[in-house]
Context: one part of a larger RNA
Molecule: small-subunit ribosomal RNA, 5' domain
Organism: Treponema sp.
RNA sequence: GAACGAACGCUGGCGGCGCGUCUUAAGCAUGCAAGUCGAGCGGGACUGCGGGGCUUGCCCCGCAUGAGAGCGGCGGACUGGUGAGUAACGCGUGGGCGACGCGCCCCCCGGACGGGGACAGCCCCUGGAAACAGGGGGUAAUACCGGAUACGACCGCCGGGAUUGGAUGCCCGGCGGGGAAAGCGGCCGCAAGGCCGCGCCGGGGGAGCGGCCCGCGUCCCAUCAGCUAGUCGGCUGGGUGACGGCCAGCCGAGGCUAUGACGGGUACCCGGCCUGAGAGGGCGGACGGGCACAUUGGGACUGAGAUACGGCCCAGACUCCUACGGGAGGCAGCAGCUAAGAAUAUUCCGCAAUGGGGGGAACCCUGACGGAGCGACGCCGCGUGGGCGAGGAAGGCCGGAAGGCUGUAAAGCCCUUUUAUGCGCGAGGAAGGGGUCCCGGGAGGCAAUGCCCGGGGCGUGACGGUAGCGCAUGAAUAAGCGCCGGCUAAUUACGUGCCAGCAGCCGCGGUAACACGUAAGGCGCGAGCGUUGUUC
Numbered sequence: 001g002a003a004c005g006a007a008c009g010c011u012g013g014c015g016g017c018g019c020g021u022c023u024u025a026a027g028c029a030u031g032c033a034a035g036u037c038g039a040g041c042g043g044g045a046c047u048g049c050g051g052g053g054c055u056u057g058c059c060c061c062g063c064a065u066g067a068g069a070g071c072g073g074c075g076g077a078c079u080g081g082u083g084a085g086u087a088a089c090g091c092g093u094g095g096g097c098g099a100c101g102c103g104c105c106c107c108c109c110g111g112a113c114g115g116g117g118a119c120a121g122c123c124c125c126u127g128g129a130a131a132c133a134g135g136g137g138g139u140a141a142u143a144c145c146g147g148a149u150a151c152g153a154c155c156g157c158c159g160g161g162a163u164u165g166g167a168u169g170c171c172c173g174g175c176g177g178g179g180a181a182a183g184c185g186g187c188c189g190c191a192a193g194g195c196c197g198c199g200c201c202g203g204g205g206g207a208g209c210g211g212c213c214c215g216c217g218u219c220c221c222a223u224c225a226g227c228u229a230g231u232c233g234g235c236u237g238g239g240u241g242a243c244g245g246c247c248a249g250c251c252g253a254g255g256c257u258a259u260g261a262c263g264g265g266u267a268c269c270c271g272g273c274c275u276g277a278g279a280g281g282g283c284g285g286a287c288g289g290g291c292a293c294a295u296u297g298g299g300a301c302u303g304a305g306a307u308a309c310g311g312c313c314c315a316g317a318c319u320c321c322u323a324c325g326g327g328a329g330g331c332a333g334c335a336g337c338u339a340a341g342a343a344u345a346u347u348c349c350g351c352a353a354u355g356g357g358g359g360g361a362a363c364c365c366u367g368a369c370g371g372a373g374c375g376a377c378g379c380c381g382c383g384u385g386g387g388c389g390a391g392g393a394a395g396g397c398c399g400g401a402a403g404g405c406u407g408u409a410a411a412g413c414c415c416u417u418u419u420a421u422g423c424g425c426g427a428g429g430a431a432g433g434g435g436u437c438c439c440g441g442g443a444g445g446c447a448a449u450g451c452c453c454g455g456g457g458c459g460u461g462a463c464g465g466u467a468g469c470g471c472a473u474g475a476a477u478a479a480g481c482g483c484c485g486g487c488u489a490a491u492u493a494c495g496u497g498c499c500a501g502c503a504g505c506c507g508c509g510g511u512a513a514c515a516c517g518u519a520a521g522g523c524g525c526g527a528g529c530g531u532u533g534u535u536c
Base pairs, nucleotide, nucleotide: 001536002535003534004533006532007531008530009529010528013382014381015380016379017378018377019375020374021340026338027337028336030335031334032333035074036073037072040071041070047064048063049062050061051060052059053058081293082292083291090218091217092216093215094214095213096212097211100210101209102208105206106205107204108203109202110201111200113147115145116144122137123136124135125134126133127132154177155176156175157174158173159172160171161170183198184197185196186195187194188193219265220264221263226256227255228254231253232252233251234250235249236248237247238246268290269289270288271287272283273282274281275280295316296315297314298313299312318329319328320327321326346372348371349370350369354368355366356365357364358363385415386414387413388412395406396405397404398403420473421472422471423470424469425468435458436457437456438455439454440453441452442451480525481524482523483522484521485506486505487504491520492519493518494517495516501508502507
């Protein structure tokens, strides 16, 4: 000098864009943060209308509306948070899988025949303070289970082929084995049935996502020098989506190490950020990618997929409820509280936009997100007025005086109105579309609904009466901070008297202090200026 997620002191007008618990991965009151689908299914409270019974206040029937809960599907593995652990194939980079997987999405091929038995909800009963639990009856489905069918896929056996460093895994053929499915809505039709949309089953391919393996790179200590028993290898098996000592049995005795094993300390890693002419050094907050974690430790279940933050089970600590038998909980989500600390924000608004989940859609959910609020924490921009105005007022300071400085500074005159305040305009931007209605065209179909393409109409804003613009008023609402001995730009006076104090280094202060304190003046920066801390 530059930089900062800063803090502290003094000061503080406005706007834009960013950033904001670096400490205790300490503990948390309260609310919200993940649901959705009635076009999968059974059922249906309440309410309204109509009718009936009649012991006037209830009951029954029909229609409409359909809540809450339940079965079922998809999503809760994304998004969001944090950095504890981890020196590791964790990350980065370049490769490999001839050793692998995949729900939703896209393309293609083939199919969906015919049956059965349950369990919730519901009704009845029981236990419990509660959380909840148990028994009996009975019910639907895109829930569950047999049977049929099987283009291809899968498994076994046989035969052949290509490529390769290498074939058991790639390709082709034959035989055998075993294995699927689900409906819902709409349109046409008297019906039978047909068609359309969304789904369902088997298979192939794609896209994207993931798993595993390898080369290289990745901090300090040698005052850590030897480390190792599933350890290193083999065989046989198990296990996995898949290779493997991943796991088990048996056999062998190996494997690593000064090119630093093992141990200890520290630390998430990267794109990047800061500094620097560069080389390098330091850092990894915000944003983006990867990893890990979710009160601590362990475990599996479900599922296409699990470190399963707002799932489950067990154990520990802690908090809460309890009828003492037993239960409930997990903010490193958004706010907010306590504690800690030098120190870090609102228990705000909205789903209008973007994105995500569900749904055919309408739509619902979304503390992701979009916004607003607080903080000069940072960067950038604007303002606190402009012109004229004296050989130069007053005051202050200096000087013996003359006079000098403050200083065109003020006053005064003329002007402007950014900003401010008041009033008004302002659906302008964010908006592109989705949806729906109408019109036209197209493929297919006997036709209709539906599907695809194009055009037109309609509706939707949290921010917010915001940005911006106009009018009015009036210089009106707006300047400080540090320094002035040398380094280093800017000096005099008074006070003090090795005192009080200053200080980054050198050093100042003991009676004339340019170094302390005050004043005047000056220098520097300016809504900031200094100090401290840290990095280069």